[in-house]
RNA sequence: CACGAAAGGGCAAACCCGUCGAAAGGCGGGGACGCAAAGCCCCGGGUCUAAGGCUUGGAGAGCUAGGAUAGCCGGGCUGCCGAAG
Repeated sequence: CACGAAAGGGCAAACCCGUCGAAAGGCGGGGACGCAAAGCCCCGGGUCUAAGGCUUGGAGAGCUAGGAUAGCCGGGCUGCCGAAG
């Protein structure tokens, strides 16, 4: 460098409880499906949401500023161990 054998450790999906939020979802506790960056950053794309705004006579629906997702993909920054190659 590449890779993921070994060892020590790390994180924690679904679900449940509490809490914040209009929602998506976040945070804390329990819990482990998985993860070698499942550490950090929404920069590009995707997906989800739409209190507010716009359209509409209303209901409803559509669109959207914004929000969310790093455990959807790409990119950037940082990083533990070291067998075989």
Record summary: Predicted 3D model of an 85-nucleotide RNA (c-di-GMP-I-GGC riboswitch aptamer) from a Dehalococcoidaceae bacterium. The sequence was found by an Rfam model in a public genome assembly. Taxonomically the source falls in Dehalococcoidaceae (Bacteria, Bacillati, Chloroflexota, Dehalococcoidales). Its Rfam family is "c-di-GMP-I-GGC riboswitch aptamer". The family has 40 seed sequences and 1,298 matches in Rfam 15.1.